[in-house]
RNA sequence: AGAGUUUGAUCCUGGCUCAGAUUGAACGCUGGCGGCAUGCUUUACACAUGCAAGUCGAGCGGCAGCGCGGGGGCAACCCUGGCGGCGAGCGGCGAACGGGUGAGGAAUGCAUCGGAACGUGUCCCGUAGAGGGGGAUAGCUCGGCGAAAGCGGAUUAAUACCGCAUAUGCUCUACGGAGGAAAGCAGGGGAUCCGCAAGGACCUUGCGCUAUGGGAGCGGCCGAUGCCCGAUUAGCUAGUUGGUGAGGUAAAGGCUUACCAAGGCGACGAUCGGUAGCUGGUCUGAGAGGAUGAUCAGCCACACUGGGACUGAGACACGGCCCAGACUCCUACGGGAGGCAGCAGUGGGGAAUUUUGGACAAUGGGGGAAACCCUGAUCCAGCCAUGCCGCGUGAGUGAAGAAGGCCUUCGGGUUGUAAAGCUCUUUUGGCGGGGAAGAAAGGGUUCUCUUGAAUACGGAGGAUCUUUGACGGUACCCGCAGAAUAAGCACCGGCUAACUACGUGCCAGCAGCCGCGGUAAUACGUAGGGUGCGAGCGUUAAUCGGAAUUACUGGGCGUAAAGAGUGCGUAGGCGGUUCGUUAUGUCUGCUGUGAAAGCCCUGGGCUUAACCCGGGAACUGCAGUGGAAACUGGCGGGCUUGAGUGUGGCAGAGGGGGGUGGAAUUCCGCGUGUAGCAGUGAAAUGCGUAGAGAUGCGGAGGAACACCGAUGGCGAAGGCAGCCCCCUGGGCUAACACUGACGCUGAGGCACGAAAGCGUGGGGAGCAAACAGGAUUAGAUACCCUGGUAGUCCACGCCCUAAACGAUGAUCACUAGGUGUUGGAGAAGCGAUUUUCCUGUACCGAAGCUAACGCGUGAAGUGAUCCGCCUGGGGAGUACGGUCGCAAGAUUAAAACUCAAAGGAAUUGACGGGGACCCGCACAAGCGGUGGAUGAUGUGGAUUAAUUCGACGCAACGCGCAGAACCUUACCUGGGUUAAAUCCGCCGGAACCUUGCAGAGAUGUGAGGGUGCUCUUCGGAGAAUCGGCGAGAAGGUGCUGCAUGGCUGUCGUCAGCUCGUGUCGUGAGAUGUUGGGUUAAGUCCCGCAACGAGCGCAACCCCUAUCUUUAGUUGCUAAUGGUUCGGCCAAGCACUCUAGAGAGACUGCCGACGUUAAGUCGGAGGAAGGUGGGGAUGACGUCAAGUCCUCAUGGCCCUUAUGCCCAGGGCUACACACGUGCUACAAUGGCCGGUACAAAGAGUUGCAAGCUCGCGAGAGUAAGCCAACCCCAAAAAACCGGUCUCAGUUCGGAUUGAAGUCUGCAACUCGACUUCAUGAAGUCGGAAUCGCUAGUAAUCGCGGAUCAGCACGCCGCGGUGAAUACGUUCCCGGGCCUUGUACACACCGCCCGUCACACCAUGGGAGUCAGUUGCUCCAGAAACGGGUUGCCUAACCGCAAGGGGGGCGCUCUUUAAGGAGUGACUGGUAACUGGGGUGAAGUCGUAACAAGGUA
Repeated sequence: AGAGUUUGAUCCUGGCUCAGAUUGAACGCUGGCGGCAUGCUUUACACAUGCAAGUCGAGCGGCAGCGCGGGGGCAACCCUGGCGGCGAGCGGCGAACGGGUGAGGAAUGCAUCGGAACGUGUCCCGUAGAGGGGGAUAGCUCGGCGAAAGCGGAUUAAUACCGCAUAUGCUCUACGGAGGAAAGCAGGGGAUCCGCAAGGACCUUGCGCUAUGGGAGCGGCCGAUGCCCGAUUAGCUAGUUGGUGAGGUAAAGGCUUACCAAGGCGACGAUCGGUAGCUGGUCUGAGAGGAUGAUCAGCCACACUGGGACUGAGACACGGCCCAGACUCCUACGGGAGGCAGCAGUGGGGAAUUUUGGACAAUGGGGGAAACCCUGAUCCAGCCAUGCCGCGUGAGUGAAGAAGGCCUUCGGGUUGUAAAGCUCUUUUGGCGGGGAAGAAAGGGUUCUCUUGAAUACGGAGGAUCUUUGACGGUACCCGCAGAAUAAGCACCGGCUAACUACGUGCCAGCAGCCGCGGUAAUACGUAGGGUGCGAGCGUUAAUCGGAAUUACUGGGCGUAAAGAGUGCGUAGGCGGUUCGUUAUGUCUGCUGUGAAAGCCCUGGGCUUAACCCGGGAACUGCAGUGGAAACUGGCGGGCUUGAGUGUGGCAGAGGGGGGUGGAAUUCCGCGUGUAGCAGUGAAAUGCGUAGAGAUGCGGAGGAACACCGAUGGCGAAGGCAGCCCCCUGGGCUAACACUGACGCUGAGGCACGAAAGCGUGGGGAGCAAACAGGAUUAGAUACCCUGGUAGUCCACGCCCUAAACGAUGAUCACUAGGUGUUGGAGAAGCGAUUUUCCUGUACCGAAGCUAACGCGUGAAGUGAUCCGCCUGGGGAGUACGGUCGCAAGAUUAAAACUCAAAGGAAUUGACGGGGACCCGCACAAGCGGUGGAUGAUGUGGAUUAAUUCGACGCAACGCGCAGAACCUUACCUGGGUUAAAUCCGCCGGAACCUUGCAGAGAUGUGAGGGUGCUCUUCGGAGAAUCGGCGAGAAGGUGCUGCAUGGCUGUCGUCAGCUCGUGUCGUGAGAUGUUGGGUUAAGUCCCGCAACGAGCGCAACCCCUAUCUUUAGUUGCUAAUGGUUCGGCCAAGCACUCUAGAGAGACUGCCGACGUUAAGUCGGAGGAAGGUGGGGAUGACGUCAAGUCCUCAUGGCCCUUAUGCCCAGGGCUACACACGUGCUACAAUGGCCGGUACAAAGAGUUGCAAGCUCGCGAGAGUAAGCCAACCCCAAAAAACCGGUCUCAGUUCGGAUUGAAGUCUGCAACUCGACUUCAUGAAGUCGGAAUCGCUAGUAAUCGCGGAUCAGCACGCCGCGGUGAAUACGUUCCCGGGCCUUGUACACACCGCCCGUCACACCAUGGGAGUCAGUUGCUCCAGAAACGGGUUGCCUAACCGCAAGGGGGGCGCUCUUUAAGGAGUGACUGGUAACUGGGGUGAAGUCGUAACAAGGUA
């Protein structure tokens, strides 16, 4: 520091996700040790049990229990406060600290900084005092009641209580005065006094006591600033705000009360609602921030819930009291008791959080004079890997790279120096031994100083002796043995370090995001290996970070989310220039504070570290004070440039009102006139013989203003258009004068605001939602047509929204230009005209900006000020609530849930019922077919035991199959079967031939014959071959063409497809390859930021057309001769021909056109002319095209079978449908007879002449030929002659019968052919559709492969031999350019809505339940306070009566819980209902994306 994810790819926007750090954690797996920390985050839920606050006998009366002493008693035991001490009690102090928790509380709180009107036990420093009396009451005791708690009588003490005296100071005061205290206890002591004594008085010391002053520390109160979210909470407030009097408090104060005034708070967010203890700090972060508030520390609040006071220095009191409530417990039913949010612990809740431990040794606290006691504060120990830190589980050596595992291309690789082995070490753990620090105090003795009369006591300091350790025999140290006791967890597709095998087969599962899994999964599970971390590792949850994704630092708003529809203007924010002053902001010095701890730096202590201790820095803050005066602000005085006013001109559909004009439509009247008009793609509805339409004249009425007219003008926007008049706003320009910052922006607010719509009243020609009819259509609630009502128009009043758009807020300044134009002014010129400035408007462009597109002085550039708005998509501009509205609706505006995208710009393709150009038998022009018939053949379907399999638009269907009777054959039925090749080992025989039996055959089982080659020691051995056995291995036309190779089809023989370098672009990409011409062609030329190159095109190859040459048999025959008249022979190689080598054609020549080019057109010559004709040749790629059944091959599957063999059957079946070909339907023909002319091929398992036989297929016999020799072989159409005469025929030949021929082991299923007989459909073929542009179509025959036989198919060959092409509008396919796109699996694309089904969350909902809260009322416990006519009453006064004072009771105010009523708000739930979301293959349509077929 970034990364993944939107796309085919790119850049951007933007969300989601990840890597980091962290935690009081939890869960899963695992677990050796130690140190230091932490440990109910949930139910402020309920609690059994024990402990957590006591202490003081030196305050008191005393003595229950224990011990000692004494006395009595034989003993048991009893008595005795005398002593140590001490239960219970009175009294004092403490219990308000310490400890816990975070419910409540948004301010009576906390933090920081200040303030004045206060209190204060104990403590410290002072001052003054402590004299004299009195009355009670617990306890004890007595007796009674009661279950208990408890209640009553008598008696008694005090440092308990109450007076009197005194009053320095204190309080009150009317300044005269008045009021108010106290307590003793302990130690010691010489003289004197009292007392029987003990002892006391007295003195002294200490501790206490009273009053008061001061202090310290602590506490109470007040102010300022800061401290969460919501405006879908906008108004709140009657003690409310202030004053006066009074009361009250420790104290200021409406704190309370009476009266008076009417204030106070609030957009700088009052009130209300929700949430929350606050802080130091903690986590994170570069920081700014964000989140958080466990442990530790400060503050606050609370103590079962609510209320209340008492006591006290302090409480409205966690382990106190009273009342009410809920709950729990006891009960004899009458009544009582209780409060773990102290420490342990229990139940419950929960994902989850420890021991009912030890000790007061230390630190601290309470009491005490002290010893000491108490202390679940605390210190320790225990539990838990909860966290942090440290250590260990060994080290060295060790290659035969062991075994085993895993993988494998079978060679090996890897685990791996890892192990074993050898040599060492001993941390930790075990055993044994030693063994701290933490301890200071305290007590005894004693010394010095001090107090004092004192050698007492007390205080301070010293010496010495002694005592005190829970942890703990712990830390630590030493010794002994022994590698001995000690490794896991997660991950391994990318992000992200780390890969293979097997299993599984969209299953099981994984997943943080993207996404894996449908038979070869590095993504699931397991294993091997690897990577990371390590006593831990992962997961989950949570926070910050990354996220500049709320942007202060540090973002945006033309098109991605985002400028309010527009203006005016309030508050607010900001503001020209100059001088003076001030000191608000600002800057600076100093002071105070900013607790400690923490963080940081530094030093030290534990072996190190974590941890702990010391010091420093820091705490960015706040306050006070001194200073500066530039800038900002305030105040005052000026200035003129911002702004405004005046003056002269100017343009304008700017606004409002009134008037007026012509054209046109429609309607009405009259005339002329006759059959149609209107409308459409085509029609129909409609109008018209009752006279339309057309035409002429006249009239009515409403609305809108042609031309001018514009890229024009005006206005804030919406918007504004005939002409004239009236009223009125704004702008521009010219030159001067005046005012003197008067300005800009603008939350709320106010005004305006197209169309549609609403209300009332008018108006209504045309147009026209709704509606009706006609068409179209599968449907057509649409598009088209005929009609037609609201409405459109006017007046008044509402509505307040628009793609209200420049999708661009307003204002100001600055920053190259060029071109046009509106309005005004100026300059030059006689003028036409040219030119300058201001103002508006439009285009092109520099810099710059921008993701790009684009913007570019009218900015989207560079700056300034102010406002508005945005923060992923959907849900949703929706719900609820509020406001506005007559309504429609507008405005403000969420959440649950859901997705990993949604989006912008640009790129390359593809596509378009977009455009331009071009080509092709693509159409057109022609010729002949198919589609109808019969039969052939292939396919589908159905059938079957099987009808083997594959091929499916073009590009499957006479295709694989160049030939299924058996074989083929893969299929079916039945039978059989260790089983064919190769290699190895053993045995035997050469091989091989003939033959029998059983069987359907495979097969099984016999018989006979027969020995080769090489070597030989003649026994035999070897090679080759055959058979048997064994081992090992085969075999599969089984699956996957979507795992593959190879081959092939197709677009398409279309002209395209790319690369290098350069350049342009952020980039994908572009350029080149586009453009102008041209071509069959990306063919060539020219131009050009391109220059070159490659694969394609063309050419090179083959056949063919002409010629030359070479050669001349088996070919040929011109001349000559011969002849049986046949090139037959002699002869020849001239010709034909054959087959080798060459020539020839290149736009080469001429002319025209063209850019002087490329080239095109025409011509000449030539056998051939512009690629001469034909073939071979198929770029990058597309179709997961075809083929695992040609072959090869990965994986999977079968192995007495899915292999192999055999017989028979099937692939040939048949209601039907389709494709392809044959033959026909006839006279351009059929039949009969005669007579010509080919090419290219095949042939020894063959072709076969000739001859004989047969009507014929053919048979018999047989010459020749391994072929330019012989043969197949007859070419046919054609031509000549004859016949038929338009008919189901002398057409047509299916079908069937009979008889045959041939091939073959065998023609039944199931061959071909022949002869005789039979003689079906069919009379030229609907919609539709195919081929062909010249030696082509059409037509005619011939040959070949396959093959025993079988050809209408296929592949070839020649014969005869046309027609037509104007042309490119249309159909199909293709190429190039361009355009649009929401497509990229690419239009067979994408995609919308209703309906149906399932699930999810949510709104409404008659209601209903619960909570919070306001108001009104009832009632009112305890308690403080007030009153008091009832009752009671120790201290004081009084001789007494009585008084004073007090208590009880009663009563009043306030008031908790409770009750009633009525509102508000929130949450839950609800029949039914609304929409929304989600969900591989549901229904209906086709709305959008292309001109998306009606933009």

The RNA shown here (small-subunit ribosomal RNA) has 1495 nucleotides and comes from an uncultured bacterium. It matches the Rfam family "Bacterial small subunit ribosomal RNA". Rfam links the family to the GO terms structural constituent of ribosome and ribosome. RNAcentral holds the sequence, with entries from ENA. Model confidence (mean pLDDT): 84 of 100.